[in-house]
Molecule: SAM riboswitch aptamer (S box leader)
Organism: uncultured Flavobacteriales bacterium
RNA sequence: GACUUAUCCAGAAAGACGGAGGGAUUGGGCCCGUUGAUGUCUUAGCAACCCCUUAGGGCGGGUGCUACAUCCCACCUCGGCAGUGCCGGGGAAAGAUAAGAG
Numbered sequence: 001g002a003c004u005u006a007u008c009c010a011g012a013a014a015g016a017c018g019g020a021g022g023g024a025u026u027g028g029g030c031c032c033g034u035u036g037a038u039g040u041c042u043u044a045g046c047a048a049c050c051c052c053u054u055a056g057g058g059c060g061g062g063u064g065c066u067a068c069a070u071c072c073c074a075c076c077u078c079g080g081c082a083g084u085g086c087c088g089g090g091g092a093a094a095g096a097u098a099a100g101a102g
Base pairs, nucleotide, nucleotide: 003100004099005098006097007096008095013043014042015041016040017039021032022031023030026074027073028072029071044066045065046064049062050061051058052057053056070094075091076090077089078088079087080086081085
C1' cells in the first nucleotide's frame, strides 16, 4: 500500500528547533505563513476507539487528536429561485482515526 466494520457538526496549546511554503491528492475557490506557517521534539491538554470496571463510570495502559476544518466546488441525485447560473439537501468517491482480518 490493498480488505472488513464503526465513527468523522463536540473538545483540547505553550515552549524549543527549523526556515518556505502550507491546509492529503489534481484543478478552481477560500484560508494560514518571515509578526516564522507546514514539520520535528518536549511538556501540557482533549477525547473515550481498544482497554479497565460495569451499565454508571474511569483515564491506569495502547492508539489518536489539540487553526478555520473531512473547508467549499468537481461525480450522481432532489428541491427552490431563476434561466445554464445561484442557493439549499442527500449520496457516491476519496481521505482520517480506531478495531479486526490477511